[in-house]
């Protein structure tokens, strides 16, 4: 690096709707339908791959659209 599981990133409704994903249709390459706002980052576990290094030190930063609560600050 990949791939499972499992914790965190305050929570609540609704509303669109990519991708995955299910299904049908099918000119085999797309159509349509349904489902859908953690699919993003991080820590922590088993596993798989392949490499570097032999020191340290820091800590998070994000998540369509609209209302709503929380919790910090500061104004009035």
């Nucleotide at each position: 690096u990949c791939c499972c599981c499992u914790g965190a990133g305050g929570a609540g409704c609704a509303c669109u709707g990519c991708g995955a994903c299910g299904a049908a249709u099918u000119c085999c390459a797309a159509u349509u339908c349904g489902c859908c706002a953690g699919g993003c980052u991080u820590g922590g576990g088993a596993g798989a791959u392949a490499g570097c290094a032999u020191u340290u030190u820091c800590a998070a930063a994000c998540g369509g659209u609209g209302c709503u609560c929380g919790c910090u600050u500061g104004a009035u």
Molecule: SAH (S-adenosyl-L-homocysteine) riboswitch aptamer
Organism: Gammaproteobacteria bacterium